A computed fold for a 347-nucleotide part of an RNA from an uncultured bacterium, annotated as small-subunit ribosomal RNA, central domain. The prediction has a mean pLDDT of 91. Its Rfam family is "Bacterial small subunit ribosomal RNA". Gene Ontology terms of the family: structural constituent of ribosome and ribosome.

Context: one part of a larger RNA
This record gives sequence, C1' cells and structure tokens, in this order.
RNA sequence: UUGGGCGUAAAGGGCGUGCAGGCGGUCCUGCAAGUCCGGCGUGAAAGACCCCGGCCCAACCGGGGGGGCGCGCUGGAAACUGCAGGGCUUGAGUACAGGAGGGGAUGCCGGAAUUCCAGGUGUAGGGGUGAAAUCUGUAGAUAUCUGGAGGAACACCAAUGGCGAAGGCAGGCAUCUGGCCAUGUACUGACGCUGAGACGCGAAGGUGCGGGGAGCAAACAGGUUUAGAUACCCUGGUAGUCCGCACAGUAAACGAUGUGCACCAGGUGGCGGGGGGUCGACCCCCGGUACCGUAGCCAACGCAUUAAGUGCACCGCCUGGGGAGUAUGCUCGCAAGGGUGAAACUC
Repeated sequence: UUGGGCGUAAAGGGCGUGCAGGCGGUCCUGCAAGUCCGGCGUGAAAGACCCCGGCCCAACCGGGGGGGCGCGCUGGAAACUGCAGGGCUUGAGUACAGGAGGGGAUGCCGGAAUUCCAGGUGUAGGGGUGAAAUCUGUAGAUAUCUGGAGGAACACCAAUGGCGAAGGCAGGCAUCUGGCCAUGUACUGACGCUGAGACGCGAAGGUGCGGGGAGCAAACAGGUUUAGAUACCCUGGUAGUCCGCACAGUAAACGAUGUGCACCAGGUGGCGGGGGGUCGACCCCCGGUACCGUAGCCAACGCAUUAAGUGCACCGCCUGGGGAGUAUGCUCGCAAGGGUGAAACUC
C1' cells in the first nucleotide's frame, strides 16, 4: 500500500533469446468499440441535502424541490485511442563494396621455466628462516654441462588498449563460426520496444564416470613459534587444479547503477572507421572507451550526452533491526545443496 523509492541508507533479476501481455512512427479513407453531446427509461419508499410548514422550541413529524455515481435504449459527432483498408520512409531490417578485434570451437606446432630420469665434471655441504629445525647430501647432493620424459602455463609485446550479453577471453598457425563499426548505393515498408512464465548461457569451488598429473596445493603429517598455536612461517603432501562427457547454477556474478528511445554547455586523452585539406601540421563526422567539468540532480559523497539530468515505454525489486535466507510446504539435484520463503518472540 491510489504513496514514496532502488550507485553507497532496504531495494536492479548474474546475463541473454523470446511466447503471452503492456506500449507503439507518418499521411489518407472508412467504421464507431473506447471517448464526447442530446433525448427517453431506470436508479422504490424511508434516510441524506435545500426550501416551506405542524407540535411553544428542538428532537420528532408533514409537504415541496434538487442532485448524485451510474446502468439500459436511442439519435448524433469523429479530434484522440481502437478496428479495417490504402500509401510513405525518418524507426527497424536486408544485400553489396570495406574494416578492427585475447569473441567462440576444433586441430596442429613452438620456445623459456619447474620437476623427474640417464650420463659427464666436481666435493662437502645444500635447503630453509626473524633465527632455527624437520628435510636433503660421502650409497656423491647443491652447482654446472649433455641427452631424454612429462604436464601445465604462455615472459617481453601489454596499454590509462581491444573483444564479448554476462560469466569471461592472451604463445603461433590453419580450418569452421557469432557479433560489431564507418561510408556509399539499392531494397523491404513499422516488420518496432519491453518482456511475467519458459528456454539457453553462466567464474571459482563442488559432484559422477573415464583419462592425466610437472608445478602448486585444501585435508593430513612433521618442524618451528607460543602461555597455548587444531594458525600465521618452514619441510613434505592427497583431493583438486588439466582433458573428455554429464551434473551442479552460486558470487562483492559490481559500474554494488535493468533494457530501449528522445532531449539537454563544453574540454582533454587514447581505440576503430570515414570525409575535407594550402594531403605527414590541421579541421570535421560516426561508433566505442577514459578523465575533467556547465546547467541540472543528490542527504552528502558524488553523477554529469557512457547521467545518478529532463521525459516516455516495459520488466524486476524494496517497505525498521534481530529472529532468518532460518522453519515449513512445494520444487530442482546423485549428493553437497539450490529456488521459493514465513511466524512466534524480541528491540
């Protein structure tokens, strides 16, 4: 609870596709459902309101009048909404000529480094820390050189940079593939916006089955520290981290800012494209990105053409703190758990 809000106070759904629904550019014609005007009917009486009257007044009672929100029938109007028909090109889209990009998928390849294995050189330490110890080494370690194995990640380039709806994406090459941008021409002719449910995607961690396992490393073990030390530090180390398939579906999934459109001072940087030019200075346009800042907004911080300004459309959400994202029911999941989601009580 007809209200006011949602960057940080409670509140934007993690992100997209999209059925229903809501909303919808411009011109003409028609219809008349919404809308507007008139007429008729109805809206009982009593009550309420106004006027008058009767009991001394009032309460009470009687008479008269008016109206109400409407509803039905009927006649009319056609601006707006709607419906039907026709047209238009500015919204939206398509094609062609170009472009940038870590967007996605698959396969192949590369070098550096760590570890391990074999061999050479070589000898007493190495490692680790605040200091140590556990650990490792005379059965030859550490260091160094040669060869080999294997897995994972790709230094420099690198950015205040790019791409993607979000999650996210980075060695190189090839193939397949999504989106985006500018300019020009042609075409379609409102085909649009949003989007409850639904469907798809969705970091890390986790789960199932099968592989893989170098480094790292929850758990675990030992060492140290300490009053204790189930930690921080050290030595080890298993899941996991990697690959395939399937599940899970969460997050400070953040710009803590839903999507779309329109309008409203400027300046500066860097990314992509285009135009002008006295073509290397410079000027202009479009798209994206970052900073500063005017008006305006804001509780302030701050935001400020990438709005948190001014408006419109549609969706989601909030309504004091705790109890509690708990209980319960339903539902999804192999499980872990997820979604939906209270109350008593208390301040």